Small-subunit ribosomal RNA from an uncultured bacterium, 1484 nucleotides, folded computationally. The sequence is in RNAcentral, with records from ENA. Its mean pLDDT, the model's own confidence on a scale to 100, is 84.
RNA sequence: UAGAGUUUGAUCCUGGCUCAGGAUGAACGCUGGCGGCGUGCUUAACACAUGCAAGUCGAACGGACUCAUAUUGAAACCUAGUGAUUUAUGAGUUAGUGGCGGACGGGUGAGUAACGCGUGGAUAACCUGCCGUAUACCGGGGGAUAACACUUAGAAAUAGGUGCUAAUACCGCAUAAGCGCACGGCUCCGCAUGGGGCAGUGUGAAAAACUCCGGUGGUAUACGAUGGAUCCGCGUCUGAUUAGCUAGUUGGCGGGGUAACGGCCCACCAAGGCAGCGAUCAGUAGCCGGCCUGAGAGGGUGGACGGCCACAUUGGGACUGAGACACGGCCCAAACUCCUACGGGAGGCAGCAGUGGGGAAUAUUGCACAAUGGGGGAAACCCUGAUGCAGCGACGCCGCGUGAGUGAAGAAGUAUCUCGGUACGUAAAGCUCUAUCAGCAGGGAAGAAAAUGACGGUACCUGACUAAGAAGCCCCGGCUAACUACGUGCCAGCAGCCGCGGUAAUACGUAGGUGGCAAGCGUUAUCCGGAAUUAUUGGGCGUAAAGAGCGCGCAGGUGGUUAAUUAAGUCUGAUGUGAAAGCCCACGGCUUAACCGUGGAGGGUCAUUGGAAACUGGUUGACUUGAGUGCAGAAGAGGGAAGUGGAAUUCCAUGUGUAGCGGUGAAAUGCGUAGAGAUAUGGAGGAACACCAGUGGCGAAGGCGGCUUCCUGGUCUGCAACUGACACUGAGGCGCGAAAGCGUGGGGAGCAAACAGGAUUAGAUACCCUGGUAGUCCACGCCGUAAACGAUGAGUGCUAAGUGUUGGGGGUCGAACCUCAGUGCUGAAGUUAACGCAUUAAGCACUCCGCCUGGGGAGUACGGUCGCAAGACUGAAACUCAAAGGAAUUGACGGGGACCCGCACAAGCGGUGGAGCAUGUGGUUUAAUUCGAAGCAACGCGAAGAACCUUACCAGGUCUUGACAUACCGUUGACGCCUCUAGAGAUAGAGGGUUCCCUUCGGGGACAAUGGAUACAGGUGGUGCAUGGUUGUCGUCAGCUCGUGUCGUGAGAUGUUGGGUUAAGUCCCGCAACGAGCGCAACCCCUGUCGUUAGUUGCCAGCAGUGAGAUGGGGACUCUAACGAGACUGCCAGUGACAAACUGGAGGAAGGUGGGGAUGACGUCAAAUCAUCAUGCCCCUUAUGACCUGGGCUACACACGUGCUACAAUGGUUGGUACAAAGAGAAGCGAAGCGGUGACGUGGAGCAAACCUCAUAAAGCCAAUCUCAGUUCGGAUUGUAGGCUGCAACUCGCCUACAUGAAGUUGGAAUCGCUAGUAAUCGCGAAUCAGAAUGUCGCGGUGAAUACGUUCCCGGGUCUUGUACACACCGCCCGUCACACCACGAGAGUUUACAACACCCGAAGUCAGUGGCCUAACCGCAAGGAGGGAGCUGCCUAAGGUGGGGUAGAUGAUUGGGGUGAAGUCGUAACAAGGUAGCCGUAA
Repeated sequence: UAGAGUUUGAUCCUGGCUCAGGAUGAACGCUGGCGGCGUGCUUAACACAUGCAAGUCGAACGGACUCAUAUUGAAACCUAGUGAUUUAUGAGUUAGUGGCGGACGGGUGAGUAACGCGUGGAUAACCUGCCGUAUACCGGGGGAUAACACUUAGAAAUAGGUGCUAAUACCGCAUAAGCGCACGGCUCCGCAUGGGGCAGUGUGAAAAACUCCGGUGGUAUACGAUGGAUCCGCGUCUGAUUAGCUAGUUGGCGGGGUAACGGCCCACCAAGGCAGCGAUCAGUAGCCGGCCUGAGAGGGUGGACGGCCACAUUGGGACUGAGACACGGCCCAAACUCCUACGGGAGGCAGCAGUGGGGAAUAUUGCACAAUGGGGGAAACCCUGAUGCAGCGACGCCGCGUGAGUGAAGAAGUAUCUCGGUACGUAAAGCUCUAUCAGCAGGGAAGAAAAUGACGGUACCUGACUAAGAAGCCCCGGCUAACUACGUGCCAGCAGCCGCGGUAAUACGUAGGUGGCAAGCGUUAUCCGGAAUUAUUGGGCGUAAAGAGCGCGCAGGUGGUUAAUUAAGUCUGAUGUGAAAGCCCACGGCUUAACCGUGGAGGGUCAUUGGAAACUGGUUGACUUGAGUGCAGAAGAGGGAAGUGGAAUUCCAUGUGUAGCGGUGAAAUGCGUAGAGAUAUGGAGGAACACCAGUGGCGAAGGCGGCUUCCUGGUCUGCAACUGACACUGAGGCGCGAAAGCGUGGGGAGCAAACAGGAUUAGAUACCCUGGUAGUCCACGCCGUAAACGAUGAGUGCUAAGUGUUGGGGGUCGAACCUCAGUGCUGAAGUUAACGCAUUAAGCACUCCGCCUGGGGAGUACGGUCGCAAGACUGAAACUCAAAGGAAUUGACGGGGACCCGCACAAGCGGUGGAGCAUGUGGUUUAAUUCGAAGCAACGCGAAGAACCUUACCAGGUCUUGACAUACCGUUGACGCCUCUAGAGAUAGAGGGUUCCCUUCGGGGACAAUGGAUACAGGUGGUGCAUGGUUGUCGUCAGCUCGUGUCGUGAGAUGUUGGGUUAAGUCCCGCAACGAGCGCAACCCCUGUCGUUAGUUGCCAGCAGUGAGAUGGGGACUCUAACGAGACUGCCAGUGACAAACUGGAGGAAGGUGGGGAUGACGUCAAAUCAUCAUGCCCCUUAUGACCUGGGCUACACACGUGCUACAAUGGUUGGUACAAAGAGAAGCGAAGCGGUGACGUGGAGCAAACCUCAUAAAGCCAAUCUCAGUUCGGAUUGUAGGCUGCAACUCGCCUACAUGAAGUUGGAAUCGCUAGUAAUCGCGAAUCAGAAUGUCGCGGUGAAUACGUUCCCGGGUCUUGUACACACCGCCCGUCACACCACGAGAGUUUACAACACCCGAAGUCAGUGGCCUAACCGCAAGGAGGGAGCUGCCUAAGGUGGGGUAGAUGAUUGGGGUGAAGUCGUAACAAGGUAGCCGUAA
């Protein structure tokens, strides 16, 4: 020391991405009251107009000028003075000479990876102006030269000549030590070179004056102080796709040079020096105190302030000086700018302001030297864009304010609303107060030591005055504090990540409201944090990314026991240093804070020094247990070479023999009558070694298998003789290294890439088949990779057991047993994300090496190394995604497995599909053909019944508070009914009669109609993907869950699995489970048997009786309808586990659920329905509402579903005759009778029904006929004539009669139903309904066949397995091609920059040389000399030029792959046994 979101259906893990925090010299957007303190070109070290930024000293000097005083006094005026001129003095100004300072201060960060910086040392290898201390000294001379005057050249800048002059300018001489140098001597010291001191000898070197007389200044020497210089240890970025670099290079001797050491430079000699502990090269970068962040360790950074360095337009160079190779100095070269009379000149803001430019972006051409400091001066003073201040900028930090109290009618307004209300909200208004800030007025500092204040009439104080002048920004889906309405409708847009938006958006936009911060708030950029996500603290590598294919081994790292010693590491004390500022603590000063002051503390891998000696290291000695040797044994497909053996395949020859062989899912290609295949004998040749053979053996790995011989490596056991730590690991390096492949030469039987043919297929460049070449084999040489795997590096030690097996040893008569070394399995602790591992560790530890850091791009590109090539090794980036991944869980799925069930198949029976018709649907048509239903689970479905109505559709005609509801007002009085006219009708108009209750007779009330106004009505309009309700389906399948407990980190598991059994999660047994719930079953209804009770409308055995159960009578029977009984595996036998249960039997009407029905678990399908109904939201409102007439829903080239009727003789027709059940009936069923061929009409008995009616059941049975034909089958279609219902039958009903008499002769592929009173077949009834069933729902009659069985098809259940699926296989997903965009590689080249190299040229300049030339000081009487100068020459050298290479960048026709992109093409490679298991290496 805080975490969160995001991979999944869910889980755990790995792992990336993202967020919350802090910070900034910031910028941008919106907004902006005040003050304090800070801070402000991060880009173009780009170019600069203008002004200023370094001068000062007259007490160094000669002049010049001005003034004053005194003096002199020409000329004139004329005596008052004015006063030329001279001299002296004083004050002031100053160009020049001279001195000091311009090397500080100020700026910038280009360069620099370096002793540049930091830190600590060294100088016995050094210098130091001004300053301090001390000692001594300042004597006497000389020659010039600026200024100035005259003059020459020039546009100017400036330069030259002649003449004069001064100094603290310049030059000799003197003097001089404790100073320098040389020499030898003595002495002391140190750290190697060496250093100090003493005395001696020789030799060398100084000065400047001024003065106010106080001093100031100068010279020499020594010391100090300050500042600087040099050297050294350590530390100081990235890249190895930079591995070798270096000739002054490394060292030496001798010189030169410097303040000083030194190859710093030179001559000569030697051949060294640096580098894997990263040289060289390339890129980037000023370094530090510090600053930001962080718990810390760290990471990032170097703006302001402070220290150091470097630079001053670019490059080179020196001069002067104490100090420079000099920002506001000089010379040269280059670029640029300016002036010019074209000859030549001038310049350098990275000083302060300021301008242009660049840029997202950074200020005033301000005031003052008052303070602090600096330069000069003796001083006054001068200079100072250092500095002090002010101005501008919310750029940052800090402080303050924008009011306080009260105030509920909870105002108005706004928003919302369930229309009641709620929120803004005590908020406002109102009332009572206050005055911080700003504004006004008055006073007014400190900063200053005597004077002097830019700031500044500033800070501060006081007074009066008005709530007045002063609030915004962002956010509100989760992370993350904060929610509603409207608009929009995958659009517009948002977005940090996940993700929002496709008509109910808390995610867009607006509004109201909330939240956060506040003179700011957000965004962007960057850094640290979170990130233990580079892991020292503090990670990993079996499967997530990650152990090198294996060994040998140099360096390196690490290392057994013991003794002594040392003190490098280590520990500890002291000293020095670690500047100031900053951070931290304490105290103090500004009203507070920021800010500032004082003191303290802290900070190093630092240096020196004293000590300790356990551990590590070093040294010395010893030991034997690690390691090795020896001796005695042992096993083995360990390796290499040579020889040899048999079986088999193939081929050849010959014999026998004849028509096929071969091959497959099935075939064909192929071989064979020229004799195959088969068989027999003989021969040839190559390759591989059956059985033994084994989770057996050997080897480091790859790998190794007939037998024999030779050569050879390693291992194990026993003994304990020898050595004495000799060990482990191992970057580079070296070697070995399957298969494929390559080279050369052999060999070639079988097999077999490529290739050819045959099949398969939509295709089949495959899988299958027939052939077949490289290759496979041998020798030699390459290659160097594999899923080279135990996906597990090597070594050592430690940590329960059990059980196999191989080779030794001990032991035993033989066993048992003990032990060593291997090799397997199971398993404890432990460990792991889990799976698993577990003495052969993935446990507990140590040592060393290798490797990993999200997925893709990519093991790719470029570069390099290796290779004959193929290629191998090394190995990125741009770009792109928010995941990719591991293990396990639950499901789902599998052309996985096991078990089980179902009319699922099979076995059967009958159908559909073909025909005609009916009906529904699609399609088409139409003004409309209303709407819905869509695999199973839409399609004789909603619709249990469309002529009008229905009706929702279309055309036309009408209505607008409406056809319907509630409320208000007026009028009327019932409402209603009837008639007439117009009209298609709705409707409009006219007429008629009748009329409610109470009453105080004024009226009131109820109800209704009508008129009006407004709230509203209305909608079969949309959304079934906003919903309720209802329903279908899996499926009447046997399942679905819960509580507690247990197991698991968890999702979850267990229970519910297992062994049996069942129709069943039915039951039994077992079991970390024990129980429970919804389902199953049972309870309910119908039916099958019996009993009891009850007998009308039902029944009739016996009695009476009739045409007749009509009637009397009866309850026995049938029947009815209520209550009971009965069936429970209860009994027996067998099987089973002694269970559950099953099989068989008895009895029984019925037997194992007796048969049928109702009953539908958790859930699935965004299944169906907004058109049954209800309902949110949206939409319409003189219409998407309402009414009416007519039409449509009935259309018709066609396609499909469901049915009916048939195709006939098991039949048709005709005649006769028998037997039901269940229903319905009053606007109804409707009898008998009569009429009609018939539909039907007439009639009206009976019946609200066990009573009457519908109502004859039909198939059947008995006869007759038809005789296999498009028929006496079949009945469509059509014509005519009728009937019925109904306002109405044309579009568009049903029925009847007569006539007509189509297709159809049993139905392709395919497909449906059914397991018993079932299928099939036969009729009957009902609902709906005026009428209109072949449909639907019921009823009974007749009444089969078959089931071996579960391999297969379909569906389902349980367990298990695999999975890359979870929208769940109608899943997922790969590659080419096509299109668009993006970044990258190659590319004939083109081009730019940079650093080197070679050569040419060579400015300025130092240094060196120098005949001749010039020359004041010194020497010399003189000639001349010493010295100096210019010039010239030489070395070096900047810039420039030429050249060939190098590195990096940009660009390039074209080209290559890669990435991305809602609905493109082709296939289907992978995931299930993915339909040929998959994958790795290699070749084609």